[in-house]
């Protein structure tokens, strides 16, 4: 210099999140650079930072180093923008009482507003009548004996004359039972109105009397007041997008330069 066989070494890299860090699997960018297991509730390691097992390439267009240029991302300071949570001072709306003024339109000299007086509505009590229960009078029934007049037969005294007790029957009662209006007393009261009587003084309704022109009004305006609401406004969280400008981290291109080893030619 050429060829042949090795070794180093290389068969993507990078960002953000994760991590005590390193790295990978999962996202994202660049972009063509083997293959198998392993793995986000995570795998593997320990500044010498994947781990285990197999293949290819190989000292150069492919390994290191350095300029130069460079997708992309990432944070800062500003600016918009969503939302959650809070607080209601301030502004704005809104609902409702209040005052003033207007107002379509209603009443009013057959007397408005007010003022007084009465009486009702309301609540208590007593009494009244209702109603409801109890009991009584009336009327009816109703005792084998232990109610009562009358007692046939019958049984007792008695010589007789005549007495005496007395069942059943029959009449009237007691206890007690049954009925229906009415009458009478006594208890109770979510029933009531022509009663007495006291309370209540706020509303409404009647009546009556003094005065002597208003009284009221759907609706708009404006003022004040309070309550909600939380629009706009503060305070604090957690995202999102993005000017310009700074810092960072970089794939990937250009260019420059370095680079083992043994044998033969």
């Nucleotide at each position: 210099c050429c060829g042949u066989g090795c070794u180093a070494g290389g068969c993507g890299g990078g960002g953000a999140a994760u991590u005590a860090g390193c790295g990978g699997u999962g996202c994202c960018c660049u972009g063509c650079a083997c293959c198998c297991g392993c793995a986000a509730u995570c795998c593997g390691c320990u500044c010498u930072a994947g781990c285990g097992g197999g293949g290819c390439c190989g000292a150069a267009u492919u390994c290191c180093c350095g300029u130069c240029u460079g997708a992309g991302g990432g944070a800062c300071c500003g600016g918009c923008u969503u939302u959650c949570g809070g607080a209601g001072c301030c502004g704005g709306g809104u609902c409702g009482c209040c005052g003033c003024g207007g107002a379509a339109g209603g009443u009013g000299u057959u007397g408005a507003c007010g003022g007084c007086c009465a009486g009702g509505u309301c609540c208590u009590g007593c009494g009244c009548a209702g109603u409801g229960c109890u009991g009584g009078u009336c009327c009816g029934c109703g005792a084998a004996c232990c109610a009562g007049g009358u007692c046939a037969g019958g049984u007792c005294c008695g010589g007789a004359a005549g007495g005496a007790a007395g069942c059943a029957g029959c009449c009237u009662u007691a206890a007690g039972c049954g009925a229906u209006u009415c009458c009478c007393a006594g208890c109770a009261u979510g029933u009531g109105a022509u009663g007495c009587a006291g309370g209540c003084a706020a509303g409404c309704c009647u009546g009556g009397c003094c005065u002597g022109a208003g009284c009221u009004g759907a609706c708009c305006g404006c003022g004040a007041c309070u309550g909600a609401c939380g629009c706009g406004u503060c305070c604090g969280g957690a995202g999102g997008c993005u000017u310009c400008g700074u810092c960072u981290c970089g794939a990937g291109g250009u260019c420059g330069g370095g680079u083992g080893c043994a044998c033969g030619g």
A computed fold for a 265-nucleotide RNA from an Actinomycetota bacterium, annotated as Bacterial large signal recognition particle RNA. The sequence is in RNAcentral, with records from ENA. Rfam family: Bacterial large signal recognition particle RNA. Rfam's curators write: The signal recognition particle (SRP) is a universally conserved ribonucleoprotein involved in the co-translational targeting of proteins to membranes. The family's RNA type in Rfam is non-coding RNA gene. Its Rfam clan is "SRP clan". A source record names the gene ffs. NCBI's taxonomy places the organism under Bacteria, Bacillati, Actinomycetota.